RNA sequence: AGCCCUGUCGUCUAGAGGCCAAGGAUGCAAGGCUUUGGACCUUGCGACGGAGGUUCGAAUCCUCCCAGGGCUA
Numbered sequence: 001a002g003c004c005c006u007g008u009c010g011u012c013u014a015g016a017g018g019c020c021a022a023g024g025a026u027g028c029a030a031g032g033c034u035u036u037g038g039a040c041c042u043u044g045c046g047a048c049g050g051a052g053g054u055u056c057g058a059a060u061c062c063u064c065c066c067a068g069g070g071c072u073a
Stems, first nucleotide, its partner, number of pairs: 001072007010026004018056001027045006049065005
């Protein structure tokens, strides 16, 4: 320098144009249960890397940038 892959709650992940006010697990907080703790139950908190574009509508498609990984030279 060129090419390829990836980027979603603190962490792991689902999603494939509308069914999504983005779901699940875990974590954390509060409450219940328990002699206490753990386990279990209920409720809550919490995310689409950034900027443009396409579209009636974008986490999803396109472009550029950023970050990480890989291959070639």

A computed fold for a 73-nucleotide RNA from a Nanobdellota archaeon, annotated as transfer RNA. Its mean pLDDT, the model's own confidence on a scale to 100, is 81. Rfam family: tRNA. By type it is a transfer RNA. Its family is annotated with triplet codon-amino acid adaptor activity in the Gene Ontology. The RNAcentral record of the sequence draws on ENA. NCBI's taxonomy places the organism under Archaea, Nanobdellati, Nanobdellota.